[in-house]
RNA sequence: GCACGAUAAAGGCACACUUCGCGCGAGCGGAGGUCGCAAAGCCUACGGAAGUUGGUACCGACCCAACUUGGCUGGGUUUCCGAA
Numbered sequence: 001g002c003a004c005g006a007u008a009a010a011g012g013c014a015c016a017c018u019u020c021g022c023g024c025g026a027g028c029g030g031a032g033g034u035c036g037c038a039a040a041g042c043c044u045a046c047g048g049a050a051g052u053u054g055g056u057a058c059c060g061a062c063c064c065a066a067c068u069u070g071g072c073u074g075g076g077u078u079u080c081c082g083a084a
Stems, first nucleotide, its partner, number of pairs: 004082002012037002017032006035071001041077003046074003049069007
């Protein structure tokens, strides 16, 4: 340096839920919270996946359009610690 990741040490992040605000909605932001996370740091919605709204009509599927999720994932980049 690369790989790997513990019943280790230090520090970090923050699901559900509650609350305030925003959005038709998926969902997003602040505060609390702590399920989990070794990149759950940062960038990326380009590929895969899931979801929302509209076209749309009784319903569903497909298709198209606009969106959402980076804590679903591929990808880019940086990085703490050191048992086996």